Transfer RNA from Candidatus Acidifodinimicrobium mancum, 73 nucleotides, folded computationally. It matches the Rfam family "tRNA".
[in-house]
RNA sequence: GGGUCCAUGGUCCAACGGCUACGACGUUCGCUUGACGUGCGAAAGGUUAGGGGUUCGAUUCCCUUUGGGCCCA
Numbered sequence: 001g002g003g004u005c006c007a008u009g010g011u012c013c014a015a016c017g018g019c020u021a022c023g024a025c026g027u028u029c030g031c032u033u034g035a036c037g038u039g040c041g042a043a044a045g046g047u048u049a050g051g052g053g054u055u056c057g058a059u060u061c062c063c064u065u066u067g068g069g070c071c072c073a
Base pairs, nucleotide, nucleotide: 001072002071003070004069005068006067007066010025011024012023018056027043028042029041030040031039049065050064051063052062053061
């Protein structure tokens, strides 16, 4: 330099172009306990890496930038 894949709450991860973006761990609160832990219930937490485009509608499709992985040279 060429090709290809990935980027989504603190972490990991799901999501045919369509309702308010899924779940687990973690965090906070409540119940349970003499207390802690476990268990149960609830809550908070998101610019879906940045920018542009297509579309009635984009996490999803296209272009580009940034970062990372792999292959080729």
Record summary:
The organism belongs to Candidatus Acidifodinimicrobium, within Archaea.